[in-house]
RNA sequence: GGAGCGAGCCGGGCGGUCGCGUGAUCGGUUCGGUCACGAGGAAAGUCCGGGCUCCAUAGGGCAGGGUGCCGGCCAACAGCCGGGCGGGGCAACCCGACGGAAAGUGCCACAGAAAAGAAGACUCCCGCGGCGGGACGCCCACGUGGGUCUCGCGGCAGGAAAAGCUGAAACGGUGAGGUAAGAGCUCACCAGCGGAUCGGAGACGGUCCGGCUUGGCAAACCCCACCCGGAGCAAGGCCACGCAGGGACGAUGAGGUUGCCCGCCUCGUCCCGGGUAGGCCGCUCGAGCCGUCCGGCAACGGACGACCUAGAUAGAUGAUCGCUCUCGACAGAACCCGGCUUACAGGCUCGCUCCGCAC
Repeated sequence: GGAGCGAGCCGGGCGGUCGCGUGAUCGGUUCGGUCACGAGGAAAGUCCGGGCUCCAUAGGGCAGGGUGCCGGCCAACAGCCGGGCGGGGCAACCCGACGGAAAGUGCCACAGAAAAGAAGACUCCCGCGGCGGGACGCCCACGUGGGUCUCGCGGCAGGAAAAGCUGAAACGGUGAGGUAAGAGCUCACCAGCGGAUCGGAGACGGUCCGGCUUGGCAAACCCCACCCGGAGCAAGGCCACGCAGGGACGAUGAGGUUGCCCGCCUCGUCCCGGGUAGGCCGCUCGAGCCGUCCGGCAACGGACGACCUAGAUAGAUGAUCGCUCUCGACAGAACCCGGCUUACAGGCUCGCUCCGCAC
């Protein structure tokens, strides 16, 4: 200097004028003045988890859903940290729903003989009969023939699964021996399976031995282990205002509670008609945030100090002018919090890897 990897951060700045919301305060009585504060890293998607509220502190069973290598963190999680294994990259590093296919069922398109049953036989290989042909030599008979050898055609419920063909995948792989041809049939190495032993907290890893082999798919049903009650701030509570009743069913009932059953709770429920549609609380101080120190590889935990940082309800956070710079992306709270995911012009900082050059 070039190429790349991983973290963290910023998201125009300053000033004037007008305007909006909330709080405090002053006047005043629903309006005005002054001061302070007033969107984000994702406020988003609403995909997980929790707080909070009500339902009966919600119990049992079935159904259903979720998670799925190991250890830890956390209020909890499908999150995070560390590790193992597998895959990618020269590397920094990145990715992985990563339990069980030897409990059972199912599926494996097309092609192919065959897609899982100790399977199968299209071509090729080998063997055994038949028919036809060839021929140097040898053997038997000696007659013209027969055998050995060899070629072709056709056959066999014959052997075999090596080679070919098909496929994403073909019943372990490579090599040697062996055989009529072959085959874990035998042997060596490798992969896989099982066992022993050593190391590790564990996932797992190392070594040795054994019999020789068992396809893939569980984000197919399923099995195993663990977890899960429902509805959601229009939750829910309070105040004010207002109205007109009528009908149907009813305890062997109706309604609620979780989709169903049991159990439990309540005594009314449904329809038509009538009334209200205003205000307050919930509402933002919280698993909060910042700094220092301590423990831990880390996620995180602890101690001390400091800080208060939007709360609207037709919904405020805007408009305009001036100066300036490298001309500004994605986008806006609606009960709160922890995550994940997605969108994002441009820029900054730190650490690391590889390559080239110079010293």
The prediction has a mean pLDDT of 76. Bacterial RNase P class A, 359 nucleotides, folded computationally. Rfam family: Bacterial RNase P class A. Rfam classes the family as a ribozyme.